[in-house]
RNA sequence: AGAGUUUGAUCAUGGCUCAGGAUGAAUGCUGGCGGUGUGCUUAAGGUAUGCAAGUCGAGCGAAUUUCGGAGCAAUCCGAAGUUAGCGGCAGACGGGUGAGUUAUGCGUAGGAAUCUACCUCUUAGUGGGGAAUAGCUCGCCGAAAGGCGGGAUAAUACCGCAUGUGGUCCGCAAGGACCAAAGCCGCAAGGCGCUAAGAGAGGAGCCUGCGUGCUAUCAGCUUGUUGGUAGGGUAAAAGCCUACCAAGGCUAUGACGGCUAGGGGGCGUGAGAGCGUGGCCCCCCACAAGGUUACUGAGAUACGGAGCCUACACCUACGGGUGGCAGCAAUCGGGAAUCGUUCGCAAUGGGGGAAACCCUGACGACGCGACACCGCGUGUGGGAAGACGGCCUUUGGGUUGUAAACCACUGUGGCGAGGGAAGAAUAAAAUGACGGUACCUCGCUAGAAAGCACCUGCUAACUACGUGCCAGAAGCCUCGGUAAUACGUAGGGUGCAAGCAUUAUCCGGAUUUACUGGGCGUAAAGGGUUUCGUAGGCGGACUAAUAAGUCGAUUCUUAAAAACCGCGGCUCAACUGCGGGGAUGGACUCGAUACUGUUAGUCUUGAGGGUGUGAGAGGUGACUGGAAUUCUCGGUGGAGGGGUGAAAUCCGUUGAUAUCGAGAGGAACGUCAAUGGCGAAAGCAGGUCACUGGCACACUCCUGACGCUCAUGUACGAAAGCGUGGGUAGCAAACCGGAUUAGAGACCCGGGUAGUCCACGCCGUAAACAAUGGAUACUAGAUGUCCCUUCCACUAAAAGCUUUUCUCUUUUUAAAGCAUGUGUGCUUAAAAAGGUUAUUAAGAGCUUUGAGUGGAGGGGGUGUCGCAAGCUAACGCGUUAAGUAUCCCGCCUGGGUAGUACGGCCGCAAGGCUAAAACUCAAAGGAAUUGACGGGGAAGCGCACAACCGGUGGAGCAUGUGGUUUAAUUCGAUACGAAGCGAAGUACCUUACCUGGGUUUGACAUGCAACUGCUCAUCCCAAGAAACUGGGACUCUUUCGAAGGUGUUGCACAGCUGCUGCAUGGCUGUCGUCAGCUCGUGUCGUGAGACGUCCGCUUAAGUGCGGUAACGAGCGCAACCCCUGCUGCGUGUUACAUAUUCACGCGGGACUGCCUUACAGCAAGUAGGGAGGAAGGAGGGGACGACGUCAAGUCAGCAUGGCGCUUACACCCAGGGCUACACACAUCCUACAAUGGCAAGUAACAACGGGUUGCGAGAGGGUAACCUUUAGCCAAUCCUUCAAACCUUGCCUCAGUUCAGAUUGGGGGCUGCAACUCGCCCCCAUGAAGUCGGAAUCGGUAGUAAUCGCAGGUCAGCAGACUGCGGUGAAUACGUUCUCGCUUCUUGUACACACUGCCCGUCAAGCCAGCAAAGUUGGCAGCGCCCGAAGCGGGUGUCCUAAACCGCAAGGAUAGGCCCUUCUAAGGCGAGGUCAGCGAUGAGGACUAAGUCGUAACAAGGUAACC
Repeated sequence: AGAGUUUGAUCAUGGCUCAGGAUGAAUGCUGGCGGUGUGCUUAAGGUAUGCAAGUCGAGCGAAUUUCGGAGCAAUCCGAAGUUAGCGGCAGACGGGUGAGUUAUGCGUAGGAAUCUACCUCUUAGUGGGGAAUAGCUCGCCGAAAGGCGGGAUAAUACCGCAUGUGGUCCGCAAGGACCAAAGCCGCAAGGCGCUAAGAGAGGAGCCUGCGUGCUAUCAGCUUGUUGGUAGGGUAAAAGCCUACCAAGGCUAUGACGGCUAGGGGGCGUGAGAGCGUGGCCCCCCACAAGGUUACUGAGAUACGGAGCCUACACCUACGGGUGGCAGCAAUCGGGAAUCGUUCGCAAUGGGGGAAACCCUGACGACGCGACACCGCGUGUGGGAAGACGGCCUUUGGGUUGUAAACCACUGUGGCGAGGGAAGAAUAAAAUGACGGUACCUCGCUAGAAAGCACCUGCUAACUACGUGCCAGAAGCCUCGGUAAUACGUAGGGUGCAAGCAUUAUCCGGAUUUACUGGGCGUAAAGGGUUUCGUAGGCGGACUAAUAAGUCGAUUCUUAAAAACCGCGGCUCAACUGCGGGGAUGGACUCGAUACUGUUAGUCUUGAGGGUGUGAGAGGUGACUGGAAUUCUCGGUGGAGGGGUGAAAUCCGUUGAUAUCGAGAGGAACGUCAAUGGCGAAAGCAGGUCACUGGCACACUCCUGACGCUCAUGUACGAAAGCGUGGGUAGCAAACCGGAUUAGAGACCCGGGUAGUCCACGCCGUAAACAAUGGAUACUAGAUGUCCCUUCCACUAAAAGCUUUUCUCUUUUUAAAGCAUGUGUGCUUAAAAAGGUUAUUAAGAGCUUUGAGUGGAGGGGGUGUCGCAAGCUAACGCGUUAAGUAUCCCGCCUGGGUAGUACGGCCGCAAGGCUAAAACUCAAAGGAAUUGACGGGGAAGCGCACAACCGGUGGAGCAUGUGGUUUAAUUCGAUACGAAGCGAAGUACCUUACCUGGGUUUGACAUGCAACUGCUCAUCCCAAGAAACUGGGACUCUUUCGAAGGUGUUGCACAGCUGCUGCAUGGCUGUCGUCAGCUCGUGUCGUGAGACGUCCGCUUAAGUGCGGUAACGAGCGCAACCCCUGCUGCGUGUUACAUAUUCACGCGGGACUGCCUUACAGCAAGUAGGGAGGAAGGAGGGGACGACGUCAAGUCAGCAUGGCGCUUACACCCAGGGCUACACACAUCCUACAAUGGCAAGUAACAACGGGUUGCGAGAGGGUAACCUUUAGCCAAUCCUUCAAACCUUGCCUCAGUUCAGAUUGGGGGCUGCAACUCGCCCCCAUGAAGUCGGAAUCGGUAGUAAUCGCAGGUCAGCAGACUGCGGUGAAUACGUUCUCGCUUCUUGUACACACUGCCCGUCAAGCCAGCAAAGUUGGCAGCGCCCGAAGCGGGUGUCCUAAACCGCAAGGAUAGGCCCUUCUAAGGCGAGGUCAGCGAUGAGGACUAAGUCGUAACAAGGUAACC
């Protein structure tokens, strides 16, 4: 310090589990010694017996014993004891227990209104009287316990009087009043006491602050309650108690209630913070059978005192009494479980006493228990033939293992003997339970002394046998179904060791409640929303004060023990002594003042207000508009309409649909319209008006921190739903029909009611989602859009002003022109003035206004992108953060049960909010990866479809298979990829099967031993179905021997087509001749993985080209090989010659190489055309099969592990079977006929092959099969060998036929030892089904299909099968929508045994826990009423009693009793509360290899899913 477990793998989340330590423990197995500790956790259950608190004779009288003395004696005196009683002190300590108690407690720090026996110190006293009483005695009652009465008596018992240092009270003071005492011992000195006071120490009581469990499914509690006054009361403050008055007091900082619990020092664990715990030891508290009460006393409401009630137990004479182990032992009971009825007061301590001394189950010791901790031992050293035995084995060996034996030694321990403590204190003596113990010395003895758990991983340690999802194991994951390192046993090993394991509990690991130290987009987790916003938390800038927080220092405390450090004592250690230091807590005092707080003052940037401007489906109400649907009326019109995948229900001749016109009514608002706007969210859309909320910008005018967040609260809150009343066109749950379907309570269709709409009132939930709370600040960018605004440019306007020109009016002039005789007139021009009622047009300039477009900015809103950085498990987020920070709120802590039950609150209801547990699982879940899959997408390919040709499926027969049958019908193959398959040929053999008969070292191999001189082999005979058995014969030669062979016997072993192809090798099938499958380096990713192998184009091809974080490479593809097509050369012969053909060998030839067009941008290439060529784009065909998949096939071809059989599952033989036959399937053959059949004819044309146990010509015989004879051929020579379809002619003429040939009868031939079961062939006769085949389905793309024959292998014989060969020789392909299969990319996935996947719900069965439930039983706490013991207090008439004082006495005072009464325990009754037990039945839940029904979800899951 981590590890295992979700997945095919990965990362993260998250739970479960383990390794460690600990214990007042228990259980299992085992067990040598010692030391130190520790030991009823349960029944605060009951207790027999003994002991645990007494002592004092120096307080008192008395009794009694012994001794001494006196006396005649009775008796008296003295001494020493003993003792009941009176009296004193102590029995309130010590010891036990933890029931109760959440505060009358404890811890810590303080306080004032108190008491205190014994002890210490100080002061002052201690005088003088009196009356009783127990004991005793007498009498009485009683079983006893005990009690009553009479009489006598003492005191340090009791009561007055005196004194008053003092104390108390009254009083301002002076002063006054009241209050004591006990003696004993001693020759004495003196001592011990007593009384009244004061002080101290220690002790006790009371009060206060802070701290000290769980629960809100306990939210309100309280009447002596809170306070006051008066009185009482106490040692003392106080409602502590009573009366009266007031109405307070406590509480979300958790009152009140419920449950649980003694608290602390400490202890366990932990790095710490914490968490758990409170046994032993120490401190405090409480209790003493359950309740209650007081008395005595310094102190008690008293464990071993008293009274009463209750329960229980005991005694009894039945009348009545007695008792309290939670003291020490012990006993019963309970329980998983916890000891001796021991010794002693020697030590320490306590009580009494002057003391001696007595008492002391406190204590000191011993005993029992491995209960815990510590220490020691069970030997040490040699010793290899690596013994025997065990186990394993590859049979060689290995291991147990120096281990043992054996030799030498030692003595912790054990036994025996001897010695022998400390603990003992004091001046000295005496005194030891333990104990003759510890310890020391001597002697003897290896002798009495090792187990437990584990060995798949975590986790150190492995093999064999047995078992066979059984028995069992298991802390978790899991192991076990015939080769189990996981079960059981053995051998071996590992760990610890007088122990070891297990169980239980606590802490740790667990950062898995996170203060230290976690989270909330998708894993569990952001409240539906926010207005207003309470309490609370947090809060801008400056100045000053203060000093509460904070920081520093001092002092006190924090008991001891424990823990830590140091030094000591037991031989060490555990244990223990001494010393030291500290302790995060609390309190006091002093100081500091940065920050926080508080107070005071100020500021403007946060926030708000003001003024101006602006946008908007923001909200509410009223009014109003057009289009469309539907309906009504009317017109036209005349047969259909509607609807669907296809239909039907439905509407329509009573006139629909269609169309035109008019009208009614309700709901919703087309275009604009947007990735747009507004709103807190839900949400908001025709138009107009009214009212109204919010927001943004500009100005920088005002206030001056007024802020942020917000538990509880309050308000809003889609749809659906509810109530009341309206409304209802369309749509439309429910419902009714029609379809679909196996069914269809659905999807589709026709109808249709609630509802949808309005008003008012409820409900309060949604996948109310951005699955992302709010606020503030900061941290690169890019690009849209909406609103406001500034500037610039441009465009087109409008208004105003100024001005110019023309025009107008008047006046003047007349240069010029025209007319004229002159004059003059006219035209035109110029100048000036007026522009007045004026008017028109054009131009220029300036100013202003509001627009539009574009650009550049500012502010605000809303989007997108993003490898900036950063964050994140990843996906992704990324100035609108999921970044960096701060503040506040809400929420989470494995899945299921369950957002359920119960309780409470809300609601009319529906239901909502709050919200568990038992039980159950080891996972559930997130993101991403690789595959696989999809009734997802894209691209591509294939006789895959389509097109065309011919078949199968129907018939008969053949063959194979299933099934059935059988003695056996041997076995295997059995989706594609079994089924004319293994089997290239089942009469015997084969043969593995069945029946019967035989053999047992065997039909076959090898070895060893013994025997055998020859048996073997061959032949003959006999029995037999044969195998085989029995008998005989047969060789050679020496006559000796036994090398080899053979045989017999025995031992090893052989043998097995027996099992396991799911233990295997090898071989094979299949996807698939599909184009894929990988690697190295590098890069990316936390990682699984990715890239490369992707994209574009292309290819038959991962073929190639280009691009590219890839660059290369390998296995595949292609090529190399064979056949074939063309050709050159060479060689060759099978009658001869010639030339071809032919055969063989070696070469050439084809590469998109050349030209051209198009597709294209280069290329790769494709398509069209051309040249040349025998052949053109891989020319055609074959062999060749990547990584892998199917636990595919084969143990029966072979090989082989393991298992099984061994007079049999081996071997031999005969016969039978594999050939069966209702039936089903598969593959062929032959047909159904005229494109044919038959006959005849010419007689035409092949190729591959085979042949000596063979092919067999020719000739002859036979109708034929065939027979006889034999030529030739070991074969380019001979034979097989006449190929057939084809061609010509004739007949048949559409029929069950001159089609078809099954079946059957008869007669023959061949092979073979043998054709009955069970061969083939020939001849004659017979002449079945069948007239082209349902659903469905197969093959084929060219020398292919179709059709025709031939050959070969197997083989004695047997071919419709198989393998080859040639002859004749087509049709079609538009194309890739669909079917099937495949490849690549992409997408979704809850699949990974991978869709033949996964998986949901009801029902049925079993089992489990909880819930509800008529009721029933019990506990607890309180309430009301009744009753009311003892007792304290109060009252008191009659009555009873009495020594102390008064009184001569009677009597009185006073006191007590009886009696009454307040309070009160126990008890009774009643109504409720709360908790728990049981409960017929009911509802839901969890779980359980193979039940039923469907198929809801996961792929577009076949109707997208979900809320």